The RNA shown here (transfer RNA) has 74 nucleotides and comes from a Fimbriimonadales bacterium. The sequence is in RNAcentral, with records from ENA. Its mean pLDDT, the model's own confidence on a scale to 100, is 80.
[in-house]
RNA sequence: UGGCCGAUCGUCCAAUGGCAGGACACCAGACUUUGGAUCUGGGAAUCCAGGUUCGAAUCCUGGUCGGCCAGCCA
Numbered sequence: 001u002g003g004c005c006g007a008u009c010g011u012c013c014a015a016u017g018g019c020a021g022g023a024c025a026c027c028a029g030a031c032u033u034u035g036g037a038u039c040u041g042g043g044a045a046u047c048c049a050g051g052u053u054c055g056a057a058u059c060c061u062g063g064u065c066g067g068c069c070a071g072c073c074a
Base pairs, nucleotide, nucleotide: 001070002069003068004067005066006065007064010024011023012022013021018054026042027041028040029039030038047063048062049061050060051059
C1' cells in the first nucleotide's frame, strides 16, 4: 500500500428491507430465619458520516477501529 472478514445492551449471540430480541449479568419485588436457589417485573445497544428507499442493523459510497492474507527492496 492492496484484498478479504468483522464492529448490535455490561458480556456472549440473534434479527426476510417492516415493533431491535434472547441468554447471562445488573436493579426491584415475591419466597426464605439470613444467604443462595427459584419465580415475577424493570432498565439497557445497532462504530461514524452521507446516499437509496414509504421504510435501513440489513443495500450503496466514504471514513474509524480490530483481525487475517499478500505486497514493498533486490